Background: Predicted 3D model of a 521-nucleotide part of an RNA (small-subunit ribosomal RNA, 5' domain) from an uncultured soil bacterium. It matches the Rfam family "Bacterial small subunit ribosomal RNA".

[in-house]
Context: one part of a larger RNA
Order: sequence, then structure tokens, then C1' cells
RNA sequence: AUUGAACGCUGGCGGCAUGCUUUACACAUGCAAGUCGAACGCGCCGUAGAGAUACGGUGAGUGGCGAACGGGUGAGUAGUACAUCGGAACGUAUCUUAUUGUGGGGGAUAACCUGGCGAAAGCCAGGCUAAUACCGCAUGAGCUCUGAGGAGAGGAAAGCGGGGGACUCGGUGACGGGCCUCGCGCGAUUGGAGCGGCCGAUGUCCGAUUAGGUUGUUGGUGGGGUAAAGGCCUACCAAGCCUGUGAUCGGUAGCGGGUCUGAGAGGAUGAUCCGCCACACUGGGACUGAGACACGGCCCAGACUCCUACGGGAGGCAGCAGUGGGGAAUUUUGGACAAUGGGGGCGACCCUGAUCCAGCCAUGCCGCGUGAGUGAAGAAGGCCUUCGGGUUGUAAAGCUCUUUCGGCGGGAACGAAAUCGCUUGGGUGAACAGCCUGGGUGGAUGACGGUACUCGCAGAAGAAGCACCGGCUAACUACGUGCCAGCAGCCGCGGUAAUACGUAGGGUGCGAGCGUUAAUC
Repeated sequence: AUUGAACGCUGGCGGCAUGCUUUACACAUGCAAGUCGAACGCGCCGUAGAGAUACGGUGAGUGGCGAACGGGUGAGUAGUACAUCGGAACGUAUCUUAUUGUGGGGGAUAACCUGGCGAAAGCCAGGCUAAUACCGCAUGAGCUCUGAGGAGAGGAAAGCGGGGGACUCGGUGACGGGCCUCGCGCGAUUGGAGCGGCCGAUGUCCGAUUAGGUUGUUGGUGGGGUAAAGGCCUACCAAGCCUGUGAUCGGUAGCGGGUCUGAGAGGAUGAUCCGCCACACUGGGACUGAGACACGGCCCAGACUCCUACGGGAGGCAGCAGUGGGGAAUUUUGGACAAUGGGGGCGACCCUGAUCCAGCCAUGCCGCGUGAGUGAAGAAGGCCUUCGGGUUGUAAAGCUCUUUCGGCGGGAACGAAAUCGCUUGGGUGAACAGCCUGGGUGGAUGACGGUACUCGCAGAAGAAGCACCGGCUAACUACGUGCCAGCAGCCGCGGUAAUACGUAGGGUGCGAGCGUUAAUC
């Protein structure tokens, strides 16, 4: 000088930050990932209607996208990590560039109904039904495979919504198609962006009281496997490979940007914020998917907890709060999606313990205040005294002022302009539909919060402590005690005049803090 600190004494206000460093110990409860009716069928409710039905809402289900992000933790890991610099044999949903296609069929199944089993969790059988779910057929430039080449083989899709003047089809009609058009999608290929997988080099703690280590080990060939190179795996062949420039083994540890210190070099460190990695009760495994070997998914084993009708089931806070425990020690079971961002949706909107805010704690940093001026009879009181006085001390009182902060009362934000409406240009288009886009204009939306800020009111009014005073080290006297009681960072004080113990007066230093302890330079 510093700290994610703790402890003791003390404590007025505000701003901004930080806040389980220990048991990766166990967890009650609530919330933390949903959304789409413009993919699909069905149930229920409401409104209109005589009804068919239409419109709106809602529920579970099929289907799609998301759930691999965001959030947490640092157990493991000394090199499958990280940092920097390079590399070639790769993947990529959504977004984007470009080209092109989107034809025609089929069989199921959940929901639902019926029956049954079970305490429950849940399950079974039969029957009905839809799709952007599933499966063939067609086409297929490019794509993949084979081939020297000509060429051959393989291989795709899904619809939904808005608008419309003629014409046309079905229907008594209402209307629904065809047709035209716009938007969102779907398939194939292509380039990109961003993201990710892989490889190499260099650097990265301690121990030699760890000296040899290795058999898929090192290399090759054939094969397999992967999105992809590779002993990644396998068969065979060779006997290599690493090591005193420290292999192997043991201990410790997430790494970096940074942080602290220091003139620097360096040393120490890796909280908060950012990047990367690893993990998700412990161990193992794969499935789905563009992406996981998946924190709030699945399966198996284990420990633990809970339910049970004893047959069998359920669970995983190292998400946000919160509880017990451990500990010197670390906060609310708060508000809001208003902003920023994320997921879904054409949108309206829904979800979001990410986030933004509020609450608690002097834990830290910074700022402000606890009054200002005047005031000598140097008051009283205290303490000391050589009894003359000295000191506390302009300190107080008194007089004259001010009112920050706090208190009370009034006004009152920025953060919020996008989306949206109206209007007007441009594009698409047959179209003054619709959709996209630019300008103008209008209105709505705030958790924080009646907060910040501001105006007014009263009154010095509500606001100072802590450590130290032998030397180092700024600051001294008295009394008590008598090697006792005690102090102490080092030297050392205390055995009858102790500036070193305790108290008082006085002083010194810092100040809403001050000391102590711990730790680093």
C1' cells in the first nucleotide's frame, strides 16, 4: 500500500459497487422454457341463429420450432485444458447470395369411445379420425457413386394465409373451387457470414528422499469407423517410441484478459466483469437432433431421501429466493417484463429468478454533515501546583447569523419510441386489394416511483467516536498498585515516588469510523 475479509468499540445521510473464500454437504416450498389455431383433428364454454352453422375463448393431444442458448459451480484436469502463432482432411438449424423445383397417390395413428388391469405411478386390448406426421410413384440441371471417356446407376418436396375484374366448374342459393396475384413456408444445389469439430509449434507450479517408462506401446500395409486427418478401432508385419534440456511417478492447481504490490524488473493472485474449458447426486451408456453423449431429457448400476394397499413407484437447487449443517463469516422464500436481450408466433401477444429494479449489511470506494461569526469577567467546575499560579480555554455561556443533510408539506421527471392509426411517395401486381419499404403526422405504453430533482416551513435544532502518548513513533502529569494485578510488535516494563500496569486530567493521530487479527507485495 492492499483485501470478496472477520472480530471489538462506536455509528448521521447519500451515490456507486461488492456480498458462502468453509461441506462439488443434504435439501421443505414456490418460481427459473416455452410457444404456434396462419400445420391438424377433437372436447368444453360463450355470443348470434328456429336449425344447419358461423364467430370468439379455452383444454388435452398429433405436428413444428425452441429446449445444446441464457443462468450456476470450479469437483476433476499439469495438458484430450488455456494463451499466442500457424495448419488441412471437415460440419453447420436459423440468416443471407444465386439457380431451380413444389406433379400425382396411399396406408396408418394419438386425441376420442368401449372394455380391462393397478393402491398409485401408469398400462393393455378393440373401434373411429386428421395433418406441414409417415410411405411409395413421377421428374430431377446441378448433387452422390461407378467409369479414362461417351455414359450408367442412385436420389426430393407440403402446404397455409390475404386479395381479386372478367371468364369458367359444382351448387336452388349462400358459397366453394379453377384462374390471376401477394405473403409465409417446403425440396435440391451453390457462394457467404457467424459458429463449431480436428492437427501442429512455443509457453504454463513443486518434488530425484520418484530414474527408468511404454505393448495399441512406435511405425507400416489391408480393412473398419467418423462430418473429418489419425492406433480412433481391428488383422498382419517390423521393433520401435519417450527420457538427465527430467520421461514415468507423487503432490498441488481450472487457464487467460486481468487484479494487488513495486520506480521498474519482478513477486503474489485468478472474487465481482469478459473469453475459453470442465462438471451437473456418484459411475457408465447411448437415443433424438443441424448441434448433446444433454443442469431443470432417457436407460442401467450405486448411495441417500420420500410414497406404498409391500406387489411396486417417485426424486436430484454447483438456476433465483429460502432451510438445516459446517464456519470467524457472506443478503429477500421482494417487484416488473417499462427498457435491453433471448425463445415461439404473420401478428396481436405469450414466456423469460437472463435482465432491469427495489430490500438487507459502514463490506469497500467516493461525497456531505454534526454548524458559522463574535465573545476575557480568561466565569464556574475538573486536573496539576513551588499555593504565587498554571491548564482545560474562545472552549462554554452570552450576542448576531445560516439551514446543507435529516423531518414535514407542495410540484415532479429523463429513461419511450419503435410496434400501431391516419396520410403521402416508391416496389410488386391487371388492380385506387393485399404485401414490402421511405417520409410526414397523431395517439398508446414506466417495475423503479410520487423515486431523482425542485419549491416551501420550523428550528442549532436530530447527528462523534476509536486507538495511542518508554524508544522505534506524533503525544505527560497525578493517584492507585507493589515482580502482585497486569502490559508487550521488537527492545522490554512492574519487587513503595512506574511518562511502559489500572484510573483521571491533559495531549497526539485518524475520523463515521477507529483499532485488532489473518493474508499478499